[in-house]
Molecule: Bacterial RNase P class A
Organism: uncultured Thiothrix sp.
RNA sequence: UGAGUCAGCUAUGUAAUCGCUUCGCUUAUGCGAAGAGGAAAGUCUGGGCUCCAUAGAGUAGAGUGCCAGGUAACUCCUGGGAAGUGUGAACUUACGGAAAGUGCAACAGAAAAUAUACCGCAAUUUUAUUGUAAGGGUGAAAUGGUGUGGUAAAAGCGCACCGCAGAUGUAGUAAUACAGCUGGCAAGGCAAACCCCACUCGGAGCAAGGCCAAAUAGAAAAGUUAUAGCGUUACUCGCGCUACUUUUGGGUAGGCUGCUAGAUAUGUUCGGUGACGAACAUACAAGAUUAAUGAUUACAACAUACAGAACCCAGCUUAUAGGCUGGCUCACCAC
Numbered sequence: 001u002g003a004g005u006c007a008g009c010u011a012u013g014u015a016a017u018c019g020c021u022u023c024g025c026u027u028a029u030g031c032g033a034a035g036a037g038g039a040a041a042g043u044c045u046g047g048g049c050u051c052c053a054u055a056g057a058g059u060a061g062a063g064u065g066c067c068a069g070g071u072a073a074c075u076c077c078u079g080g081g082a083a084g085u086g087u088g089a090a091c092u093u094a095c096g097g098a099a100a101g102u103g104c105a106a107c108a109g110a111a112a113a114u115a116u117a118c119c120g121c122a123a124u125u126u127u128a129u130u131g132u133a134a135g136g137g138u139g140a141a142a143u144g145g146u147g148u149g150g151u152a153a154a155a156g157c158g159c160a161c162c163g164c165a166g167a168u169g170u171a172g173u174a175a176u177a178c179a180g181c182u183g184g185c186a187a188g189g190c191a192a193a194c195c196c197c198a199c200u201c202g203g204a205g206c207a208a209g210g211c212c213a214a215a216u217a218g219a220a221a222a223g224u225u226a227u228a229g230c231g232u233u234a235c236u237c238g239c240g241c242u243a244c245u246u247u248u249g250g251g252u253a254g255g256c257u258g259c260u261a262g263a264u265a266u267g268u269u270c271g272g273u274g275a276c277g278a279a280c281a282u283a284c285a286a287g288a289u290u291a292a293u294g295a296u297u298a299c300a301a302c303a304u305a306c307a308g309a310a311c312c313c314a315g316c317u318u319a320u321a322g323g324c325u326g327g328c329u330c331a332c333c334a335c
Stems, first nucleotide, its partner, number of pairs: 001331010012300007020035006037306001041317002044315005049205004056237004061201005066080005081095001082093004096196002101194002103190002118136002120132004144162006163185001164183003168179004209257004219248006228242004264283008
């Protein structure tokens, strides 16, 4: 200097005028303060909160899946391990079990597991039989791999190394790694196939729920009815209540609350590899409800892309024009 990789900040600023919403002050006029996001999106996941409600157990069903931590909690985050990609910094993982069982792999090929011998090789009483799976072919995959000895020709048939399985030792909380020993050894793959194992799981949702006011028809019919019916996943048991279900018809659809002071934000110090935790100090940042934050001017800057709260919060995912900053890796050059 260039390329790459990981992380963070930002999302026009200042001033004036007019306009909109909320709150506070003021007799009034008016004055003052605040006013959409890093994802507000998706509604994917987990909670806070409210109600069922006094709310338990089992079966079914669903979710997660290496180990250890963090958190209110999670399928999220952090660190470590294993497998893989990359020269590397780094990145990816639907990462328990194939010796409980069932199942799948078209075509090709002799044969795809209750395996088989097409070509080939060797022997012999020679055109047939016996032995064979080293070589060749088919295929994504063919009785572990390489080498060597041995053989009629061969083969874990023997041996060495690797692979696999078992127990032991060392390190580690563990996943796991390493070391030597024993064994010729279940033929491999797929569980993002059914399944097995371990752990976890009430439901509905602010249109939840509560209060006030007003109006109507405290209407009609059918069914079950205590050995019954109903109760917010299904079924069974338990528990609670005494009524419940369906159809027709009529009235209301207004206001207040829930509604923003929190698992909150910022700063400093301490602990921890880290996620994060603790202490102290400071602050109060929109609460609309046919739905508010817009327009103009001047200067600076240049980057305005994706895009607008509706009970709140923590994550994940997706979209995105760019501007700025830092760590690390590689290549080249110079000293």